[in-house]
Context: one part of a larger RNA
Molecule: small-subunit ribosomal RNA, central domain
Organism: Eucalyptus fibrosa
RNA sequence: UUGAGAGUAAAGUGUCUAUAGGUGGCUUUUUUAGUCUGCCAUCAAAUCCCAAGGCUCAACCCUGGACAGGUGUUGAAACUACCAAGUUGGAGUACGAUAGGGGCAAAGGGAAUUUUCGAUGGAGUGGUGAAAUGCAUAGAGAUCGGAAAGAACACCAACGGCGAAAGCACUCUGCUGGGCCAACACUAACACUGAGAGGUGAAAGCUAGGGGAGCGAAUGGGAUUAGAUACCCCAGUAGUCCUAGCCGUAAACGAUGGAUACUAGGCGCUGUGCGUAUCGACGCGUGCAGUGCUAUAGCUAACAUGUUAAGUAUCCCGCCUAGGGAGUACGUUUGCAAGAAUGAAACUG
Numbered sequence: 001u002u003g004a005g006a007g008u009a010a011a012g013u014g015u016c017u018a019u020a021g022g023u024g025g026c027u028u029u030u031u032u033a034g035u036c037u038g039c040c041a042u043c044a045a046a047u048c049c050c051a052a053g054g055c056u057c058a059a060c061c062c063u064g065g066a067c068a069g070g071u072g073u074u075g076a077a078a079c080u081a082c083c084a085a086g087u088u089g090g091a092g093u094a095c096g097a098u099a100g101g102g103g104c105a106a107a108g109g110g111a112a113u114u115u116u117c118g119a120u121g122g123a124g125u126g127g128u129g130a131a132a133u134g135c136a137u138a139g140a141g142a143u144c145g146g147a148a149a150g151a152a153c154a155c156c157a158a159c160g161g162c163g164a165a166a167g168c169a170c171u172c173u174g175c176u177g178g179g180c181c182a183a184c185a186c187u188a189a190c191a192c193u194g195a196g197a198g199g200u201g202a203a204a205g206c207u208a209g210g211g212g213a214g215c216g217a218a219u220g221g222g223a224u225u226a227g228a229u230a231c232c233c234c235a236g237u238a239g240u241c242c243u244a245g246c247c248g249u250a251a252a253c254g255a256u257g258g259a260u261a262c263u264a265g266g267c268g269c270u271g272u273g274c275g276u277a278u279c280g281a282c283g284c285g286u287g288c289a290g291u292g293c294u295a296u297a298g299c300u301a302a303c304a305u306g307u308u309a310a311g312u313a314u315c316c317c318g319c320c321u322a323g324g325g326a327g328u329a330c331g332u333u334u335g336c337a338a339g340a341a342u343g344a345a346a347c348u349g
Stems, first nucleotide, its partner, number of pairs: 005319001007303002012317001014200004021193003025087004031081001033080002035076002038073002049065003053061002090190001091187003096181001098179001102176004107171002109153001113149008124135002161168002205246006214240002219235004257316006265294012298305001323348002331342004
């Protein structure tokens, strides 16, 4: 490689767009490249395979035959492909509604916290398992009033919504992307996947400039302890926040790649139609799209999964092949760096 796999044993790229490539609806026509078929020549013999026979059987020997492949040539036209024409179910566009923390920008808001100023007041406060460090008669803590700053947005809130993922929630405004539903007008297969490539990508980290309330790696102190470079306490720098760049990784998880079709039910929720009912709102039945619970068949080593499949099938991509060595070394690419990407072997059991 074949074979077998990937929720949890090794294994789905974090995610999306898209080039090459691979694959691809229905009807009719053309051609005959693939495909199928007839014929001719050929692939020495032995061997292999099949059917008989001979050594008492067998190995062995002997006789006959064939498969399969390639070249040339005659035909066939169902399928794939090609040519041409059409079609509407896939896909898309337009029209009409609609839900939403989807994105970007700007403005506004209140609660809390800390600091500061003023007032009242007068001895503690704070913290813990218990304490101490700390703060406090230079007036703390507590209470009331004024001011400032930064960050995050209680309740609503959900098993809920949106987004490709990362992610997104105080309120309002502007700009803007996508989805779903309905009706059925238009285009007419325009589709799916996607190596390389490109975009995006939490937190931490880096560069430059701001900002700095709270929290808080590092660090200092107090405890605990045999020790305590920790857990607990008091402080506290970077950082956390903003702007412009970089980094490109996560248990980036549903540990489950994308697309399409099919395969019992039951109970919810969200969006939007239809029918019925009503003065109307509820309600009842039902369709599509999403999001959950439960469960049959099936599948599974089991757990579980089960129309949102891990069932039954097809197409395309990435990946796995015992453990350690090792996601290491070397080389290359990339980055300011930290690192990232690619990625072995010796040896060992």